[in-house]
Notes: This is a predicted structure of a 441-nucleotide RNA (Bacterial RNase P class A) from Anaerolineae bacterium UTCFX2.
């Protein structure tokens, strides 16, 4: 300096002129209070200062904060999360770490093809453009519980996808075909009984043996840990998929600012359904227990909490009557349908798990301490017009160059309860970490 990658910060600026919202103070008016003096919710204001849209304010994916459901408990179901360690208010996020891939660089060897030099005419070196197979990585980036609980599925090809032999080898025989015997060798597939090399066989094969590799098992070192390495032993040697069921470990009420809470205004209610009573205290109101019905956190059960379970009438049986039983009628916590009325105004809204500096801790995320600051609250929804200068890219053209000139063009895009993130859009300037390259020292 030039590539390539991941990353952060802006993402138009200044001035004049009219506008537009909000808070503060002023001013005027004021509803009401007060015996006055006053105090004042409001309301107007071209009266003066302050302030005013984003990194994503998009997606509605996560996680919370707050509100509400009167308390909110235990099982089941149902749903989230999945490698270790850590940070966080929390999280499917962030940091660091491990393992297994993929990109890129570095590298080893074998290879096709073209030049060119040599040749003992068999080939060799060298360069250039290319293939495929290893190794290795502090650099970029995916993914991450169990497949030895069970279950299911792995299409088409193919003999065959939990192992059925078609081509092929071997061997028999009545030999253009049968019969047996084998999975080493060739097909097919995303995947086909692990390479290699030997013993052995009629051919063969982990059948058997040595080294490898993968699983298991059991020690040892290192590490908080996921794991690494290393020893012994063991023919164990078919796999894959769990964003299918499913198992394991964790975690988890639900709903949501249209949430919720105050004022004012307004109307019209009517229908159906709905239990069980009984003991004890008390003069009596009334309490308290037992049962029995609803409701409440939503799917179920349990357990807790709260309401309700009324005065009496008639009928029939039985008794000489009174007690008793039995039916109905009446009230009723609530549930269900059908109609009506309201859609104003105000809180909730903005001081925060707040934002910037310094400093100390820590690989880091990010934590503690200091100082300072105040940074939109709209309600059809607010920050816009116009002029002029200037910045930032791009084309031309003139100039040795400084640099004039002209014309384009200047991204993605608008808060609505609010924060931590994840995700996706982005013209163009900076800045910086990192890996190749060249070049200079």
């Nucleotide at each position: 300096c030039a590539g390539g990658u991941c990353g952060g910060u802006c993402g138009g600026g200044c001035g004049a002129u009219c506008g537009c919202u909000g808070g503060a103070c002023g001013a005027u008016c004021a509803a009401g209070c007060u015996g006055a003096u006053g105090c004042a919710a409001g309301a107007u204001u071209g009266g003066u200062u302050c302030a005013g849209a984003g990194g994503a304010a998009a997606g509605u994916c996560c996680g919370c904060a707050c509100u509400c459901c009167g308390u909110a408990g235990a099982g089941c179901g149902c749903g989230c999360u999945g490698c270790c360690g850590g940070g966080u208010a929390a999280c499917a996020c962030c940091c660091g770490g491990g393992g297994c891939g993929g990109g890129g660089g570095c590298u080893g060897g074998c290879u096709g093809c073209c030049a060119a030099u040599c040749c003992a005419c068999g080939g060799a070196u060298u360069g250039g453009c290319g293939g495929g197979c290893g190794g290795u990585u502090a650099c970029c980036u995916g993914c991450c519980g169990g497949a030895u609980c069970g279950g299911g599925c792995c299409a088409c090809a193919g003999a065959g996808a939990c192992a059925c032999a078609g081509c092929g080898c071997c061997g028999g025989c009545g030999c253009a075909g049968c019969c047996g015997g084998c999975a080493a060798g060739g097909g097919u597939g995303a995947a086909a009984a692990g390479g290699u090399g030997g013993u052995g066989u009629a051919a063969g094969a982990g059948a058997c043996c040595a080294c490898c590799g993968g699983c298991g098992c059991g020690c040892c070192u290192g590490g908080c840990a996921a794991c690494a390495g290393g020893c012994g032993c063991g023919g164990c040697c078919a796999g894959g998929c769990a964003a299918c069921c499913c198992c394991c470990a964790g975690c988890g009420g639900g709903a949501g600012c249209a949430a919720a809470g105050c004022c004012a205004a307004g109307c019209a209610g009517g229908g159906a359904c709905a239990a069980a009573c009984g003991g004890g205290c008390g003069c009596a109101a009334g309490c308290c227990c037992g049962g029995g019905g609803a409701g409440g956190c939503g799917g179920c059960u349990c357990g807790u909490c709260u309401c309700c379970c009324u005065c009496g009438c008639g009928c029939u049986c039985u008794u000489u009557a009174c007690c008793g039983a039995g039916c109905g009628c009446c009230a009723g916590a609530g549930u269900c349908c059908c109609g009506g009325g309201u859609a104003g105004g105000c809180u909730g809204c903005a001081c925060g798990a707040g934002c910037g500096g310094c400093g100390c801790g820590g690989a880091g995320a990010c934590g503690c301490g200091c100082c300072g600051c105040c940074c939109a609250g709209a309600u059809a929804g607010a920050u816009g017009a116009u002029c002029g200068c200037c910045g930032g890219g791009g084309c031309a053209g003139g100039g040795c160059g400084a640099c004039c000139u002209g014309c384009c063009u200047u991204a993605c895009a608008g808060a609505a309860u609010g924060c931590g993130g994840c995700u996706u859009a982005c013209a163009g300037a900076c800045c910086g970490g990192c890996c190749u390259g060249g070049a200079c020292a």
Annotation:
NCBI's taxonomy places the organism under Bacteria, Bacillati, Chloroflexota, Anaerolineae. The sequence was found by an Rfam model in a public genome assembly. The coordinates come from a structure-prediction model, not an experiment, and the mean pLDDT is 77. Of the family's consensus pairs, 95% are formed in the model.